Source information:
A computed fold for a 265-nucleotide part of an RNA from a Candidatus Aminicenantales bacterium, annotated as large-subunit ribosomal RNA, domain VI. Taxonomically the source falls in Candidatus Aminicenantales (Bacteria, Bacteria candidate phyla, Candidatus Aminicenantota, Candidatus Aminicenantia). Model confidence (mean pLDDT): 91 of 100.

Context: one part of a larger RNA
């Protein structure tokens, strides 16, 4: 900017893209087939390798906003209890997230026309000949099919629903008026560089707080008790707790602006 009026959804699919792999083992069967040795086709199942996509229940790794421990040093007057710095000082664990060594799925099966080849009828040519007319079969390839983009597919496509029904003038213009919807700001995140996408803006649960749960960590402080003390025991499965899960308007999305018209070559 186009798709002959503007917006919101919800699609068709023309046209790309991706995928396309394979092993062993089992029954068929110790069968058909061979003197034996051996040993199938066809069909049917099972478990696997590589490589792929999505997830995070579960294993397992991070996990510098979570819990503890514990060294040096300096501060909080000192003790206790704590804070800062030394690679997050270091150790020992770990929630969301992210992730793979974890899980789960996939390549198909069908269908159609083929290729190599194998074939039916059959002349030319009384014969023979799959070919000359004619008619079958036949591949991990091919066209579907299976997942994804997709109407700028300018041949611009279909469906639903929502919106606008003005005055003056010859005209150039002028006065009214501003839908549906979009946007801007703002609070964020299942989005993300930006931008888009997505949730929300009080008629709210959109973030943060705050309570409630979950989870991790591992029994806080103070106090009591016992020990000379170091410590250890009981209050205590304590305290604390990031990003998880929910509730609740306490905070902050306030006020509000701005584009989009007036029935459509």
């Nucleotide at each position: 900017c186009g798709c002959a009026g503007g917006a919101g959804a919800u699609u068709u699919g023309a046209g790309g893209g991706g995928g396309g792999c394979u092993g062993u083992c089992c029954c068929u069967a110790g069968u058909a087939c061979g003197a034996a040795a051996g040993g199938a086709c066809c069909g049917g199942g099972a478990c696997g390798g590589a490589c792929g996509a999505a997830c995070c229940u579960c294993c397992a790794g991070u996990g510098u906003a979570c819990c503890a421990g514990u060294u040096g040093u300096c501060c909080c007057g000192c003790c206790c209890g704590g804070g800062g710095c030394a690679g997050c000082g270091c150790u020992g664990g770990g929630u969301a997230g992210c992730u793979g060594c974890g899980u789960u799925c996939g390549g198909a099966a069908g269908a159609g026309a083929u290729a190599a080849c194998c074939g039916c009828u059959g002349a030319a040519a009384g014969c023979a000949u799959a070919u000359a007319a004619g008619c079958g079969g036949g591949a991990a390839g091919c066209u579907c099919g299976c997942c994804u983009c997709a109407a700028g597919a300018u041949a611009a496509g279909a469906u639903c629903u929502c919106c606008c029904a003005c005055c003056c003038g010859c005209a150039a213009g002028g006065g009214c008026u501003a839908a549906a919807g979009g946007g801007c700001a703002c609070u964020c995140g299942u989005a993300g560089a930006c931008u888009a996408c997505g949730a929300g803006u009080u008629u709210g649960a959109u973030a943060g707080g705050c309570u409630g749960g979950g989870u991790g960590u591992g029994u806080a402080a103070g106090c009591g008790c016992a020990g000379a003390a170091a410590u250890g025991c009981g209050u205590u499965c304590a305290g604390c707790u990031g990003a998880c899960c929910a509730g609740u308007a306490c905070u902050a999305a306030u006020a509000g602006c701005c584009c989009g018209u007036g029935a459509g070559g």
The RNAcentral record of the full RNA draws on ENA.